[in-house]
RNA sequence: UCUUAUCAAGAGAUGUGGAGGGCCUGGCCCUAUGAUACCUCAGCAGCGGGUUUUUACUUCGUGUAAAAAUACUGUGCUAAUUCCAGCGGACAAUACGUUGUUCGAUAGAUAAGA
Numbered sequence: 001u002c003u004u005a006u007c008a009a010g011a012g013a014u015g016u017g018g019a020g021g022g023c024c025u026g027g028c029c030c031u032a033u034g035a036u037a038c039c040u041c042a043g044c045a046g047c048g049g050g051u052u053u054u055u056a057c058u059u060c061g062u063g064u065a066a067a068a069a070u071a072c073u074g075u076g077c078u079a080a081u082u083c084c085a086g087c088g089g090a091c092a093a094u095a096c097g098u099u100g101u102u103c104g105a106u107a108g109a110u111a112a113g114a
Stems, first nucleotide, its partner, number of pairs: 001114007012041002015038002020030003024086004042078003046075004050070008082107001087104007
């Protein structure tokens, strides 16, 4: 970089440090009652693997497949729906400026594969 799947659920404290952070733009938020970041510990359970159970198939090899459970392992995550909108369609409202609902696209995040 490409492909596929998911993105309305879930889960924070200590310490260091000292001013910005939520990619961009607008909005709206978080933040000296200490942000972002990093360390430590704790937690969550998305995807892959493992293990266990059940069922089906079976070449009877615990071999294949499916479902469920499990935090054992890899990765990920722990403010706000990916914080909301941005581009396009449909519908509704409108003070005709726009606003709302909904669907899709784009972008992004995570995992698996190439």